Annotation: A computed fold for a 1450-nucleotide RNA from a metagenome, annotated as small-subunit ribosomal RNA. The sequence is in RNAcentral, with records from SILVA. Model confidence (mean pLDDT): 82 of 100.
């Protein structure tokens, strides 16, 4: 330390996700051992049992089981009884101390808290220290006795009694009041016990521990802005331990608050604890400090202390006992129960240590505390063996079947015993005694590898891969994403990685995240500059004196509690852990010093800011006025039929007279030209001319004031259209609204018309892409150049202020900005943290409404955005090519056949091929075969290939008979293995059985090959340089070319596949060679001139002349030449595209395997209402028909071509000369020429049809081809629309060959005759290049918006209703204090003498505070809610096509 995701790729905003660390955690597998923390985070829910606070007999009475000593009596000498004296456990009371400690929990509390600095007007039991004193009396109550109530808790009455309980009296330098002082008043004590202390009682100090007080610190929300009446202050009393509105009377009107009062939500604070490099964020278990609370509320009491956890008293909710009359309770103490939950332990032991309580002390109590018990719940340590060991065993998995891995692992051989176990020894914790823990820690012997490994992962991120199964199904996922037959992404094996007694998942918190930026972020287009402006509070602020000392700096002191953290050491074998020490606690507070900078104070400048003078520009604002050109209507005239609109009509005006012209008049409204990137205002804005008042600016001159200054939350004024209101006005323009059109529709676009409004005048409204999308200010930072104001000027120019282009340097993600910043700085404001939900919804403010300002969730989602690149599109654009189009032949579309295809039939009409790139295609040729398809009938290791066992040898072969449509099946008959080293071996047959064979099945979206298309279109591309990246550059620009062809420019240089060119054919000429060609002749001989074969050469390069171009490449003319500018044809097809075809053939998967395999007959592909391709025939006279008569190429031939001759009217038949061919044969070429026929459904056409025939071939029915005679259909030139085709070409005539037994109008090849036309690049179509746009990139057959409709989701409205909190008045007032009175009682002290009085007191009465409780509103929040409004989301749902391109109306 950073990575993964937005894209074809790129950079950048930006959030999403991951990897670290950490827990009081749950939760899945798994699970050996020590050690030391830790362990209801939910229900401050409800609690059964038990235990947690008692002691003191040396403060006291009484009384007693039991012992001791002693006496008497009665006896069964050893017991009883009953006196006396002593001890005395334990249980009850009076009385003293404790019980306010320790333990628990975090509801409450945003401050009566808490943290830290400080402070003054205070109490303190026990303790310590000093100082004085403890004289002398009295009256009663508990227990206890007796008599009662009452289930019970408990309780009355009456009577006895103690005290270190209670009450007086003495006394009292001190204490407490009064007084200035003297002096006065008032006020205490208890004793136990044996000789020495322990108590008591009053005073001063200390310590400790509490109370009160102030300053800063301490959550979140303005959609909570006002709050407060004892409130704030004061003066008097009062109250308390003490200060104070704490209480009360009167008195004043005050406090707090945008530096966030009041409210409201949410929270126990801190030392800490977690992460972070730090700053920070988060938390606040366990340990420590404080604080609050103790079933819910209220209250005092007692006491030193409490407003009390195991106490009281009341009131409530709840539980439990009851004899129904009335009690008892309070576990947020320790264990423990249920109940919540995802989740937290034993109803243990011991006071042996620590350490509280009482006690003189033994001792007693202590669930505080020590220990043990449960749990991987966290943290440390240990182990689960160690060496050797390759026949790399065996299984397993993988395989190219050869191996490879698992793996030195294992076995096997030698060791070793930690740890568990078993046996004996045994501390320390204890200063004189006392060990829960303890079967302790240790520490010796003892057997034996022996007791002990497991989760999670392996597509990237992110270490680790491969087989099977599934098949968009199950399933997986943190984010991106895997899964639709070859999944390293699911499962499951093998095999591999991390951690390891643990491991993963789920939470939550912090990192990463400079992703809330004080360190350390940003607002031109990415979220982000307020619409301007004026100016308050704050913040900031120009030279300089001298003071001071609030900030700031230094040093000092005090404090910063202990633990934690860090360092160093020490202790347990080590660690974790725990001990000392030391540093640290970055904070407050006082002291002391410093004075540069800030700050206050005080006094000066003038450079900032105003002022004042003088000339100037200007659509700068506001009223009033005036005037012209054009529109509209009106009125007259002239005229006469159309006028007006539109792509094109119509609607609409006009014979009642319009369009058009002319003259006059009216009304509003708006300002040509001047004008300009000009000017002038803060912004919005602002445009004939004149008057009048009015704000601001610039420039010069000198004078003047002397920081007066910038900014600017809230405040406040201006704010465009459009809207509203009340009166005007109203020409054009025009929304809504009517009409015509368009149109699938047209609620638009386009026409005709037309109302609010556009105008004014007063009052709202307050918003805009209010934009330079760029807040204001003030300083600094090359240059050029225009243009508007001033101004100097030596007339060259130059200064200041305004607007504008280009550009250095910087900046910027790039685009760009660049003195008018988006550069380098300072100051102040305002704004932004994914997208969408949402410029929304509640609430609140303002508005007459519209509505405006402020402004959330909840839910969804992995994205969203910028800027630039390459492509691809465009009903964008420029340049250019192509029979593309135009010009021209001829043609198809109509008819009739023939062929394929679709439909459609059918048992089957086998399959494929589908816009161009199928459709006379695969098929160069379906009667059987072919053949794959249908019916029947057969076989089943198979027709066919290969190995093995085995078993046969009368196997097998030929030829026949017999049934059958045939496969085939049964009979009968002839022949009968081969080779051999003679040892047996190899081969062949056949039948079984096993593996297998077969498959025109299925997948062309699994591939190989080969093919089609774009397209013979000029493209596609690299390597090295360059430019931060992607990319571009090269390949672009000017020119040229069929061409990226070639010049020249040039950050490019160069190369490659593509073009050309080299290959074959055809023209022209030479050589060579000639038989089977060719020649001479009458013929052979015999010649090689031509012709012609078929080998080699020349020949054409824009090479020459002129022009034009750039001194270029090239063009245009020309000379020569057989051929001129690629001569003219073939072969030849870059990178790639369309998942483009595949049934030749090959291969992968998958499926079949008595059948989707193989034989066999017959059928089918030849079907027939239709429809569309592609032809041939023809519709006549440029023809038909007869006759007649010349000239070609190119090919083919032995299961063939087949001559001469004969026969048939003809197909043919009969017969075979030559010929494996320049020797023979197919071989006749047609069209030509001539005569006829004369425009007719005909001598045109020739289909159908009928008959007789020939051929071919096992076989012509379904289902060939031909031939004779007979028949003689539609068709009279072909509708929209569309097809070829620029020269030896189209048209037109033959002619051969492939396939082939037969069976071409198809197709490949040949040649013969042989044209017209192209002005030219507007258009339609398709191709290249540059450019623009872009939301496309599967790339326009694209992406993409909304209604409606279905299904889920969340939330707003919503008559209402349920609850809860929290206030306010009212009536009700318990118990408790306080004040008052004194029913009623009364022992202590006086008094008077038995009767009483008196002082003191005393409440079940009175007030008064005041919990609850009712009612009766107020706020504020959660719930539910019929029926409603809109969001979101959901592979294939309707409608239309809104926006991306000029997205077809930008």
């Nucleotide at each position: 330390a950073g990575a993964g995701u937005u894209u074809g790729a790129u950079c950048c905003u930006g959030g999403c996700u991951c990897a670290g660390a950490a827990c009081g955690a749950a939760c899945g597998c798994u699970u050996g051992u020590g050690g030391u923390a830790u362990g209801c985070u939910u229900a401050a829910c409800a609690c059964a049992u038990g235990c947690a606070a008692g002691u003191c007999g040396a403060a006291c009475g009484a009384g007693u089981a039991u012992c001791u000593c002693u006496g008497u009596u009665g006896c069964u000498u050893g017991c009883a009884a009953c006196g006396g004296a002593g001890a005395g456990a334990g249980a009850a009371g009076u009385g003293g101390c404790a019980a306010a400690c320790g333990g628990g929990u975090g509801a409450g509390u945003a401050a009566u808290a808490c943290g830290u600095a400080a402070g003054a007007a205070u109490c303190u039991a026990c303790c310590u220290u000093u100082c004085a004193g403890u004289g002398g009396g009295g009256g009663a109550c508990a227990a206890c006795u007796a008599u009662g109530g009452g289930a019970a808790a408990c309780u009355a009455u009456a009577g006895c009694u103690a005290a270190u309980a209670c009450c007086g009296c003495a006394u009292a330098c001190g204490c407490u009041c009064c007084g200035c002082a003297a002096g006065g008043a008032g006020g205490a004590a208890a004793g136990a016990u044996u000789u020495a202390u322990c108590g008591c009682u009053g005073a001063a100090a200390g310590a400790u521990g509490a109370g009160c007080u102030u300053g800063c610190g301490c959550c979140a929300g303005a959609u909570u802005a006002g709050a407060u009446a004892g409130u704030u202050g004061g003066u008097g009393g009062g109250g308390u331990a003490a200060u104070g509105g704490c209480c009360u009377a009167c008195c004043a009107a005050g406090u707090c608050g945008a530096u966030g009062a009041u409210c409201u939500g949410u929270a126990g604070c801190u030392g800490g604890u977690c992460u972070g490099a730090g700053a920070g964020g988060a938390u606040g278990a366990u340990c420590a400090g404080c604080c609050a609370c103790a079933c819910u509320g209220g209250g005092a009491c007692u006491g030193a202390g409490a407003u009390a956890c195991g106490g009281c008293c009341c009131a409530g909710a709840c539980u439990c006992c009851u004899a129904c009359g009335g009690g008892a309770g309070g576990c947020a103490g320790c264990a423990g129960u249920g109940a919540g939950g995802a989740a937290u332990a034993u109803u243990g032991g011991a006071c042996a240590a620590u350490g509280g309580g009482g006690g003189a002390a033994a001792c007693c109590c202590u669930g505080a505390u020590c220990c043990a018990g449960c749990a991987a719940u966290a943290c440390c340590a240990c182990g689960u063996g160690a060496a050797u060991g390759a026949u790399g065993a065996a299984g397993g998995c993988c395989c190219u079947a050869g191996g490879g891995u698992u793996g030195u692992a294992a076995a096997g051989u030698u060791c070793u015993u930690u740890u568990a176990c078993c046996u004996g020894a045994g501390a320390a914790g204890a200063u004189g005694a006392u060990g829960a823990c303890g079967u302790u820690a240790u520490c010796a012997g003892g057997a034996g590898a022996a007791u002990a490994a497991g989760u999670c992962c392996c597509g990237g991120c992110u270490a680790a891969c491969u087989u099977u199964g599934u098949g968009c199904c199950a399933g997986c996922a943190g984010c991106c994403g895997c899964g639709g037959u070859a999944a390293u992404a699911c499962a499951a094996g093998g095999g591999g990685g991390a951690c390891g007694a643990g491991u993963g998942u789920u939470g939550u918190u912090c990192g990463g995240a400079a992703u809330u930026a004080u360190u350390g972020g940003g607002c031109g287009u990415a979220a982000a500059g307020g619409g301007u402006g004026u100016g308050u509070a704050g913040g900031c602020g120009g030279u300089u004196u001298u003071u001071c000392a609030a900030g700031u700096a230094a040093g000092a002191u005090g404090u910063g509690a202990a633990a934690u953290c860090u360092c160093u050491a020490a202790g347990c074998u080590u660690a974790a852990c725990u001990u000392a020490g030391a540093a640290a606690c970055u904070g407050c507070a006082u002291c002391u010093u410093a004075a540069a900078c800030u700050g206050a104070a005080u006094g000066a400048c003038u450079a900032g800011a105003g002022u004042a003078u003088g000339g100037a520009a200007g659509a700068g604002g506001a009223a009033a006025g005036u005037g012209g050109a054009a529109u509209u209507c009106c009125u007259a005239a002239u005229g006469u039929a159309g006028a007006g609109g539109u792509g094109a009509a119509a609607u609409u005006c006009g014979u009642a007279g319009a369009u058009a012209u002319u003259a006059g008049g009216a009304a509003g409204a708006a300002g040509g030209c001047c004008a300009g990137a000009g000017g002038c205002g803060a912004a919005g804005g602002c445009g004939a001319c004149u008057u009048u008042c009015u704000g601001g600016u610039a420039c010069a001159u000198u004078a003047c004031u002397g920081a007066c200054g910038c900014u600017g939350a809230g405040a406040c004024a201006c704010g465009a259209a459009a809207g509203c209101g009340u009166g005007g006005g109203g020409a054009g323009c025009a929304a809504a609204c009517a009409g015509g059109a368009u149109u699938a529709g047209a609620g638009a676009c386009c026409c005709u018309g037309g109302u609010a409004g556009u105008c004014c005048a007063c009052g709202c409204c307050c918003u805009a892409a209010a934009c330079g999308a760029u807040g204001a200010a003030u300083g600094c930072u090359a240059a050029u150049u225009g243009u508007c104001g001033g101004g100097a000027u030596c007339c060259g120019u130059c200064c200041c202020g305004g607007u504008g282009a280009u550009g250095c340097a910087g900046c910027u993600a790039a685009c760009g900005c660049g003195g008018u910043a988006a550069g380098c700085a300072u100051u102040c404001c305002g704004c932004c943290u994914g997208a969408g939900g949402a410029c929304u919804a509640c609430g609140a403010u303002c508005g007459c409404a519209a509505g405006a300002u402020u402004a959330a969730a909840a839910c969804u989602u992995a994205a969203g955005g910028g800027a630039a690149u390459u492509g691809a599109c465009g009903g964008g654009g420029g340049c250019u090519c192509g029979c593309a189009c135009a010009a021209g032949c001829g043609g198809u579309g109509g008819a009739g056949c023939a062929u394929g295809u679709g439909g459609u039939u059918u048992a089957a009409u086998u399959c494929g091929a589908a816009a161009g790139u199928a459709c006379g295609c695969g098929a160069c040729g379906a009667a059987c075969c072919u053949u794959a398809c249908c019916a029947g009938c057969c076989u089943u290791u198979g027709a066919c290939a290969c190995a093995u066992a085995g078993a046969c040898a009368g196997a097998c072969a030929c030829a026949c008979c017999u049934a059958g449509c045939a496969a085939u099946a049964g009979g009968a008959g002839u022949g009968g293995c081969a080779c051999u080293u003679c040892g047996g071996g190899u081969g062949g047959g056949u039948c079984u059985a096993u593996a297998c064979a077969g498959g025109u099945g299925u997948u062309g979206c699994a591939c190989g090959u080969c093919c089609g298309u774009c397209g013979u279109c000029a493209g596609c591309u690299c390597g090295u340089g360059u430019c931060g990246u992607g990319u571009a550059u090269g390949u672009c620009g000017g020119g040229u070319u069929a061409a990226g062809u070639c010049c020249u420019u040039u950050a490019a240089c160069g190369a490659g596949c593509g073009c050309a060119a080299c290959c074959c054919c055809c023209a022209u000429u030479c050589u060579u060679a000639g038989u089977u060609g060719c020649u001479a002749u009458a013929u052979u001989u015999a010649g090689u001139a031509c012709u012609u074969u078929a080998a080699g050469a020349a020949a054409a390069c824009u090479g020459c002349c002129a022009u034009c171009g750039a001194c270029a490449a090239g063009a245009u003319g020309g000379a020569g030449g057989a051929a001129g500018g690629u001569g003219g044809g073939g072969a030849c097809g870059a990178c790639g595209u369309c998942a483009g075809g595949u049934a030749c053939c090959g291969u992968g998967g998958c499926c079949u395997u008595u059948a989707u395999a193989g034989g066999c007959u017959g059928g089918g592909c030849u079907a027939c209402a239709c429809a569309c391709g592609u032809g041939c025939u023809a519709c006549a006279a440029u023809g038909g028909u007869g006759a007649u008569u010349a000239c070609a190429a190119a090919u083919a031939g032995a299961a063939g071509c087949a001559a001469u001759a004969g026969g048939g009217c003809g197909a043919c038949c009969u017969g075979g000369a030559g010929c494996a061919a320049a020797u023979c044969u197919g071989u006749a070429a047609a069209a030509g020429u001539c005569a006829u026929c004369u425009c007719a459904g005909u001598u045109c056409g020739g289909a159908u049809u009928g008959u007789u025939c020939u051929c071919u071939g096992c076989a012509a029915c379904u289902c060939g081809a031909g031939a004779g005679c007979a028949u003689g259909a539609a068709g009279u030139u072909g509708a929209a629309a569309u097809c070829g085709c620029u020269a030896g070409u189209a048209a037109u005539c033959g002619u051969a060959g492939a396939u082939c037994a037969g069976a071409a109008c198809g197709c490949u090849a040949c040649g013969g005759u042989g044209a017209a036309u192209a002005c030219g690049u507007u258009c339609a179509c398709g191709a290249g290049c540059c450019u623009u746009g872009u939301a496309c990139a599967c790339a326009c057959c694209g992406c993409c918006c909304g209604u409606c409709a279905a299904g889920c989701c969340a939330u707003g409205g919503g008559a209402g209703u349920u609850g809860g909190u929290a206030u306010a008045u009212c009536u009700u007032g318990a118990a408790u204090g306080c004040a008052g009175u004194g029913u009623u009682c009364u022992a202590a002290c006086c008094c008077u003498u038995u009767u009483g009085g008196g002082a003191a007191g005393u409440a079940u009465c009175u007030g008064u505070u005041u919990a609850u409780a009712g009612a009766u509103g107020u706020a504020c929040u959660a719930g539910c809610g019929a029926c409603u409004g809109g969001g979101g989301u959901u592979a294939a749902g309707u409608c239309g096509u809104a926006a991306c391109a000029a997205g077809g109306u930008a």